[in-house]
Context: one part of a larger RNA
């Protein structure tokens, strides 16, 4: 792990609802009594209880009553609807209350110191070896002593070191040989020492040289038993079938936040049709978003202007008073040009609110009741906070989807796209998305693109390449290249050790020229040399420079190929227009087939209700988790009925191509060897792949 078997919404009472009976001249009997064919049945018992009357806290009053000096007001009533019993079912409570699960909490309940901690009591044991203390005696020394030596002596929680206790460190061991060992090292070893025997102390108690340590492989309070089915807002499980509907993950309030209440979605009964509701179109509202605006306010913000707007500052000048100036500042003012979620002189779309219409839909709406589940979301789109206009991030908000949703395309992928599955067909039509091959199905016309771009990226960069377009230059020769030229006054002045086209500053004239700068770059100490504009020669046709675009390119580094799904593709199997095919879902038709709603017809049944049921047309519907309703199957037993069947083979097993939408039932054959079907009701220990479920087995 498997396989068999057992395993979880129960049963009393109370109430409340809803179905069916039974009565309603109101209903119903409880304890007890009697009777009988006695685990039951009949019969009697009206006590009590519901209902017949409410109302007030109550006294009370009463079709009314309370409120209140006292109500015409206002609240619950009457006027209007019988009602009780009892049975099934559905939910509430009160009980273990669907099942299994604690750690724990208590007992004038018990066991236990054969382990271990103290302690009494009585016993046993420590090879061996080494230090040499007080005491003695002899010397020696003293007045005497003291003190010193030398034997002798044998003290110590003394030394080393086995037996013996104990375990420092280390390796092995770790489903071990051991639930604490093994090796090898090691501490103690005449002592608070160790050990046998028997005794004594214990559960809020013992015992402790103290570590919450030990009290029988259990100890921050032992085991056993009992209270006990403690309690569990928490986790896991919860057992046949089919038909209908279908949710929530929000809101307040909560010692409340993974728990509830109540409400708001879901469902299933009843009412309401002189009333609603949805969508559609018209009208007719009110808004202050977006959007604009900014001498329409308020708040911010940048630049300029102000000779004579105000203030203040600097710097010159001055006894003072004051002039004079200015690349200053700040206010106002004026121009010009912004910005605003908490500014608004404007201001939409949309949503909301209202009437009205109607060919649409047709109770979908709202009222009362029974019955849930939800209260952890998520991701996309959009409108907004929060962040970093960061997140598969976090808070609304409106709409999608997934949750609960299969089906196709996105290679593969809850949430995207595109489409909602009632079953069957070897039929068709399209949706997204595709068509060269894996792999259904494609062709043509045009242009671009050379990057394998397609098939992952920015600012920024580029003589890539296509379209459109602007400017200037050009046969009077442009562009580029080569030849040649590229000079005078001059070394401009000034500065300066020097400054000569080239360190700075000032100035940039003039002359000879086709043409040449008071000098465009290099270079010198300073000259000097190179080169430039500029100009003429050769050549011979387009050249520069700029604006907008398509399509490319660079930017573009990560550890196994790995950024088309792959294999490939270049006038495409790549981008853009454009044309007509096709392909391709569970969508939509086709054709058969089932089931539910509604509505008509027809037909039975009937307690009379158009109330049940059958059967025909028509129309709609038939995804589905929590969850509502609703029809059903099979299991034990029992009661009537039939009293089937059955050794010529019950019931259980095994095995088939048959019947049923299914739970599920037949037959036939074997097996097996005594029971048992079947209708029509009733009771229930009534369905198991799941509970690290319990037993046995493998």
């Nucleotide at each position: 792990c498997c396989c068999u078997g057992c395993g979880a919404g129960u049963c009393a009472g109370u109430c409340u609802g809803u179905a069916c009976a039974g009565c309603u001249u109101g209903g119903u009997u409880a304890a007890g009594c009697c009777c009988c064919u006695c685990u039951g049945g009949g019969g009697c018992g009206g006590a009590g209880c519901c209902a017949u009357a409410g109302u007030g806290a109550a006294a009370g009053c009463g079709a009314g009553c309370g409120u209140u000096a006292a109500a015409a007001g206002c609240g619950c009533g009457a006027c209007a609807c019988u009602g009780u019993u009892g049975u099934g079912c559905g939910g509430a409570c009160u009980g273990g209350a669907c099942g299994c699960g604690a750690a724990g909490c208590c007992g004038c309940g018990g066991c236990g110191a054969u382990c271990u901690a103290a302690c009494c009591a009585u016993g046993g044991c420590c090879a061996g070896g080494u230090c040499g203390a007080a005491g003695u005696g002899g010397g020696u020394g003293u007045a005497g002593c003291a003190a010193c030596u030398c034997a002798u002596g044998g003290a110590g929680g003394a030394c080393c070191g086995a037996a013996c206790u104990c375990u420092u460190c280390u390796c092995c061991g770790u489903u071990g040989a051991a639930a604490a060992g093994g090796g090898g090292u090691g501490a103690g070893a005449u002592g608070a020492g160790c050990u046998g025997u028997g005794g004594u102390u214990a559960g809020g108690a013992g015992u402790g040289a103290a570590a919450g340590g030990c009290u029988a492989a259990u100890c921050a309070a032992g085991c056993c038993c009992g209270g006990u089915g403690a309690u569990a807002u928490c986790u896991c499980g919860u057992u046949c079938u089919c038909c209908c509907c279908g949710a929530a993950a929000u809101a307040a309030c909560u010692u409340u936040a993974g728990g509830g209440u109540u409400a708001g979605c879901c469902u299933c009964g009843a009412g309401c049709c002189a009333a609603u509701g949805g969508a559609c179109g018209a009208u007719g509202g009110g808004g202050g978003u977006a959007g604009a605006g900014u001498u329409a306010c308020c708040g911010g913000a940048u630049g300029g202007a102000u000779u004579u707007u105000g203030a203040g500052g600097g710097g010159c000048u001055u006894a003072c008073c004051g002039g004079c100036u200015c690349g200053c500042u700040c206010a106002g003012u004026c121009c010009a040009a912004c910005c605003a979620a908490a500014c608004u002189c404007c201001g939409a779309a949309u949503a909301c609110c209202a009437u009205c219409g109607c060919a649409c839909c047709u109770u979908a709406a709202c009222u009362c009741g029974g019955g849930a589940g939800u209260c952890g979301g998520u991701c996309c789109g959009u409108g907004g906070g929060g962040g970093c206009u960061a997140a598969g991030c976090u808070u609304c908000a409106c709409g999608g989807g997934c949750g609960a949703g299969a089906g196709g395309g996105a290679a593969a992928c809850a949430g995207c796209c595109c489409a909602g599955a009632c079953c069957g067909c070897c039929a068709g039509c399209u949706a997204a998305g595709g068509u060269c091959c894996c792999g259904a199905a494609g062709a043509c016309g045009a242009u671009c693109u050379a990057a394998g771009u397609u098939c992952g990226c920015a600012a920024g960069g580029a003589a890539g390449u296509g379209g459109a377009g602007a400017c200037g230059c050009u046969a009077a020769g442009a562009c580029a290249g080569c030849c040649a030229g590229g000079a005078u006054g001059u070394u401009g002045g000034c500065u300066u050790a020097g400054a000569a086209g080239c360190a700075g500053c000032c100035a940039c004239c003039a002359u000879u020229u086709a043409a040449a700068a008071a000098g465009u770059g290099c270079g010198u100490a300073a000259c000097a040399g190179c080169u430039u504009a500029c100009u003429g020669g050769c050549c011979g046709a387009g050249c520069g420079u700029u604006u907008c675009u398509g399509c490319g390119c660079c930017g573009a580094a990560a550890a196994u190929u790995a950024a088309c799904g792959g294999g490939a593709a270049u006038c495409a199997a790549g981008a853009u227009c454009g044309u007509c095919g096709c392909c391709g879902a569970a969508g939509c038709u086709g054709c058969g087939g089932g089931a539910g709603g509604c509505a008509g017809g027809g037909g039975a049944c009937u307690g009379c209700g158009c109330g049940u049921c059958c059967u025909c047309u028509g129309u709609c519907u038939c995804g589905g988790u929590a969850g509502g309703g609703g029809a059903g199957c099979g299991u034990u037993c029992c009661a009537c009925g039939c009293g089937a069947g059955g050794a010529u083979g019950a019931a259980g097993g095994g095995a088939g191509a048959c019947c049923g939408u299914g739970a599920g039932g037949a037959c036939u054959c074997u097996u097996g060897g005594a029971c048992g079907a079947c209708g029509u009701g009733g009771a229930a220990g009534u369905g198991a792949u799941g509970a690290u479920g319990c037993a046995g087995g493998g």
Predicted 3D model of a 698-nucleotide part of an RNA (large-subunit ribosomal RNA, domain II) from an anaerobic digester metagenome. Rfam family: Bacterial large subunit ribosomal RNA. Gene Ontology terms of the family: ribosome and structural constituent of ribosome. The full RNA is in RNAcentral, with records from SILVA. The prediction has a mean pLDDT of 85.